[in-house]
């Protein structure tokens, strides 16, 4: 340095449900507990989501982020030590 135990000490918490915010995406609390060695940070890389405002149309639709997602991929840190 890699790498991951049915290890040890702890640690996050997915879908659901209550509540609040927010057009929405979703996000924050409070129960839950599917999972998870980085499920900690980062949206100034790529990718998903939404479409308020905007332009375009004019049978209510396309477009677009300056609004979201890190538990998609990616990059930064960093706990513990069996075996290989």
């Nucleotide at each position: 340095a890699c790498c991951g135990a049915u290890a040890a000490a702890g640690g996050c918490a997915a879908a659901c449900c209550c509540g609040u915010c927010g057009a929405a995406a979703g996000a924050c609390g409070g129960g839950g507990g599917c999972g998870c060695a980085a499920a900690a940070c980062c949206a100034a890389g790529g990718g998903u989501c939404u479409a308020a405002a905007g332009u375009c149309a004019u049978u209510u639709g396309a477009c677009c982020a300056u609004g979201a997602c890190a538990g998609c991929c990616g990059g930064u840190u960093g706990c513990c030590g069996a075996a290989a």
The RNA shown here (c-di-GMP-I-GGC riboswitch aptamer) has 84 nucleotides and comes from a Clostridiaceae bacterium. Model confidence (mean pLDDT): 89 of 100. The sequence was found by an Rfam model in a public genome assembly.